[in-house]
RNA sequence: GCAGAGGGCUGGAUGGCCGCGGGGGCUUUCGGGCCCGCGAGGAAAGUCCGGACUCCACAAGACAGCGGUGCCGGGUAAUGCCCGGCCGGGGAAACCCGAGGGAAAGCGCCACAGAGAACAGACCGCCCCCGCUUGCGGGGGUAAGGGUGAAACGGUGGGGUAAGAGCCCACCGCGCUUCUGGUAACAGCGGCGGCACGGCAAGCCCCACCGGGAGCAAUGCCAAAUAGGGAUCGCGCGUGGUGCAAGCCACAGGGACGUCUUGUCCUGAGCAGGUCCGGGUUGGCAGCUAGAGGGCAUCUGGUAACAGGUGCUCAAGAUGAAUGGUCAUCGCGUGAGGGUAACCUUGCGUUACAGAAUCCGGCUUAUAGGCCCUCUGCGCAU
RNA sequence: GGGCCUGUAGCUCAACGGUUAGAGCAGAGCGCUCAUAACGCUUUGGUUGGGGGUUCAAAUCCCUCCGGGCCUA
Numbered sequence: 001g002c003a004g005a006g007g008g009c010u011g012g013a014u015g016g017c018c019g020c021g022g023g024g025g026c027u028u029u030c031g032g033g034c035c036c037g038c039g040a041g042g043a044a045a046g047u048c049c050g051g052a053c054u055c056c057a058c059a060a061g062a063c064a065g066c067g068g069u070g071c072c073g074g075g076u077a078a079u080g081c082c083c084g085g086c087c088g089g090g091g092a093a094a095c096c097c098g099a100g101g102g103a104a105a106g107c108g109c110c111a112c113a114g115a116g117a118a119c120a121g122a123c124c125g126c127c128c129c130c131g132c133u134u135g136c137g138g139g140g141g142u143a144a145g146g147g148u149g150a151a152a153c154g155g156u157g158g159g160g161u162a163a164g165a166g167c168c169c170a171c172c173g174c175g176c177u178u179c180u181g182g183u184a185a186c187a188g189c190g191g192c193g194g195c196a197c198g199g200c201a202a203g204c205c206c207c208a209c210c211g212g213g214a215g216c217a218a219u220g221c222c223a224a225a226u227a228g229g230g231a232u233c234g235c236g237c238g239u240g241g242u243g244c245a246a247g248c249c250a251c252a253g254g255g256a257c258g259u260c261u262u263g264u265c266c267u268g269a270g271c272a273g274g275u276c277c278g279g280g281u282u283g284g285c286a287g288c289u290a291g292a293g294g295g296c297a298u299c300u301g302g303u304a305a306c307a308g309g310u311g312c313u314c315a316a317g318a319u320g321a322a323u324g325g326u327c328a329u330c331g332c333g334u335g336a337g338g339g340u341a342a343c344c345u346u347g348c349g350u351u352a353c354a355g356a357a358u359c360c361g362g363c364u365u366a367u368a369g370g371c372c373c374u375c376u377g378c379g380c381a382u
Numbered sequence: 383g384g385g386c387c388u389g390u391a392g393c394u395c396a397a398c399g400g401u402u403a404g405a406g407c408a409g410a411g412c413g414c415u416c417a418u419a420a421c422g423c424u425u426u427g428g429u430u431g432g433g434g435g436u437u438c439a440a441a442u443c444c445c446u447c448c449g450g451g452c453c454u455a
Stems, first nucleotide, its partner, number of pairs: 001378010012330007020039002023036005041353001045364002048362005053215004059262005066211005071085005086100001087098004101206002106204002108200003123146002125142008154172006173195001174193004179188003219286004229277005238251005253267005293314009331350008383454007392407004400438001409425005431447005
């Protein structure tokens, strides 16, 4: 220098003027006026995960069902996220990708083609026997070769054989297993087995683990508004004890809790109550922003994710919803001219994606332009 | 803001993971008719919303993005 890989940052700064939304203060002739301070993001987005918080539901255990996750270890409030490792695949390498448990529990599927598609099978071929019309027919053996297919029931080489075949042997693959290393996934070495076990679980399923439901338009309060409107359910007056009676207690029966077991609750005769639908209102306050907070510097532990400590510093909380415009200077980018160069003069641009709506941690997606660091390969120079 | 559903020809809808994604209507051509409609025959038309993955094979299964619709004080 060229080609490539990985990671990170930025995405203007300051000031003046005009304007917008909250907050605080001063003043007032109550109309207002003045001053101070604050005001979007790396994704505020998609709403794909995980939590905080609030309300509703909830007796426990077992089982079932539904949804999700899925190599191992660690991190975290938690996660499907992150870090480290293992295995498999890709690349010459840096490095990248993997929804990566189980197919010898069971069920199901494998179109077309092909002889045969899962306890397989014989079209061509090869070999043996018989027959004759001598290149065909019949019978049998075989699965090495051909052909079909995404996939053909281990592969290569040798022996063996009529031809062949794990029939036998070596190596590879596969399965089981001793020992060693590792927390583990797994790896290495040795032994055994002649092969029994094709693929699909992002088909059903099995195994392990996790999970109540809804969402700040949750929820609470105040004010306002309105006709307590319509439908439906409980719905026909059980038994015993005690008591004069009202009532109280116990129980049958009925109902609810997914199922079962052990149970619990409601009802058990109350005159108004529950549920649903419809109508009206649709203003204000709280929730609300200081929290697993962010940023910078630094120390300790850890390979790292991360955890802990110290110091300094920062701060939208609006509610149909503000956060903008312009000018100047500087910075940055780029074009032209001058100069050996540092640099100088000057023109133009400052543009991307987008934008808070309860908050936080992730993921994913969008993003003009610019900058930095590390690594790999090749070439050149020393 | 929050929650949920959905996307196949111009329109309305089909399609156990398996041959070249079909049907009706619409459109085009021809026939019938004096002519039009109806009718008969033939025919055009598809990135199955986009991209990626699983699988031998994807409209179908999974992930992600995009569009449309509904509910909710």
Predicted 3D model of RNase P RNA and transfer RNA as a complex of 455 nucleotides. Model confidence (mean pLDDT): 76 of 100. Rfam match: Bacterial RNase P class A. About the family: Ribonuclease P (RNase P) is a ubiquitous endoribonuclease, found in archaea, bacteria and eukarya as well as chloroplasts and mitochondria. Rfam classes the family as a ribozyme.